[in-house]
Order: sequence, then C1' cells, then structure tokens
RNA sequence: AACUUAUCCAGAAAGACCGAGGGAAUGGCCCUAAGACGUCUUAGCAACCUGUACAUCAAAUGUAAAAGGUGCUAAUUCCUGCUCCUGUUAUAUGGAGAAAGAUAAGCA
Repeated sequence: AACUUAUCCAGAAAGACCGAGGGAAUGGCCCUAAGACGUCUUAGCAACCUGUACAUCAAAUGUAAAAGGUGCUAAUUCCUGCUCCUGUUAUAUGGAGAAAGAUAAGCA
C1' cells in the first nucleotide's frame, strides 16, 4: 500500500519564516502579494485510542475531566460528479444511497 469497523451539517488562530499558487480528482464556487498554500512556535478545539474518577464488584455501557498518543483549528468532506426516487416538455429544485476521500482504532 491493502483490508475491517466507526465517524464526517458541531467546535477551535495568533505570531514568525517563505513567496505563488491553493481548496484530492471533473464542473462550479471560493481563498490568495492586505501574503494564501506550506513549515515552525505558542495557543485552542474535540474526545477516536491509552490511562484517570464516578455510576457498579468483573465485563460491557454511560457520564466527567483532559494527563498521554493521534487528529483538527475558511467555506457541511465547500458544493458537485455515479445510481435511484421526486419534479419538468426538457432543465432546475428537493430526498435517499453508493463510490471516492479524510481521521481514529484494529488487522496483517
């Protein structure tokens, strides 16, 4: 790399460095020299895993907090793409699902 399971309409930014594209891919729509993207530092968010406290003794589950391991801190995974339904003369719109992706934990 692959595979399995869970989640993805909530939440959370300042400074320094760098210097041109970035938001995965299509189409759109955005962000960006008033410095994006990226890197670092500090801060924060969340609660997936470990550990802790409590309910309830074991397991399981739930709640709380946030010490450790990740993750995250523009826009719903930014929307969309594929299928089905709705609707239309045909679009549009709306709904459901899949695929893809991201993250965590596990497996190998």

The RNA shown here (SAM riboswitch aptamer (S box leader)) has 108 nucleotides and comes from Mucilaginibacter sp. MD40. The model forms 97% of the base pairs in the Rfam consensus. Model confidence (mean pLDDT): 84 of 100. The sequence was found by an Rfam model in a public genome assembly. The source organism's lineage runs through Bacteria, Pseudomonadati, Sphingobacteriia, Sphingobacteriaceae and Mucilaginibacter. Its Rfam family is "SAM riboswitch aptamer (S box leader)". About the family: The SAM riboswitch is found upstream of a number of genes which code for proteins involved in methionine or cysteine biosynthesis in Gram-positive bacteria.